This is a predicted structure of a 73-nucleotide RNA (transfer RNA) from a Bacteroidaceae bacterium. The prediction has a mean pLDDT of 82. Its Rfam family is "tRNA".
Parts: sequence; structure tokens; C1' cells
RNA sequence: CGGAAAGUAGCGCAGUUGGUAGCGUACCACGUUCGGGACGUGGGGGUCGGGAGUUCGAGUCUCCUCUUUCCGA
Repeated sequence: CGGAAAGUAGCGCAGUUGGUAGCGUACCACGUUCGGGACGUGGGGGUCGGGAGUUCGAGUCUCCUCUUUCCGA
């Protein structure tokens, strides 16, 4: 320098054909227990790496850009 993949909650990951962003774990509260753990119930937390565009509507499509990984030169 060229090509490809990945970036979504603290962490690990889904999100199929564009239609109001979810699961596990963690965290908080309550119940259970002498207490803890485990279990059960409930709850809080993310505008989807950043910017622009298309569209009634974008995590999803297009363009630019940043970071990481892989391949090639």
C1' cells in the first nucleotide's frame, strides 16, 4: 500500500426481508437462610465506534473516517 472481517449494556453475544434494541452474566432491591452461597420475583443500565446521505422510518442500505485482527505485497 491492496483485500477481508469485527466494533451493539460493565463483560460475552444475538438482532434473518429496513418497522419502536434483546439474551446470558454481572449490578441493585425483595423473598427464602442463623448468615453466606444457590434459587425465585422485580428493577436500573446501551442510540448500536464517529460523521454524512437515502428513506415516512436505519443496528440493518450507501459514502467518508477511527480502532482491532487476519491475508497478500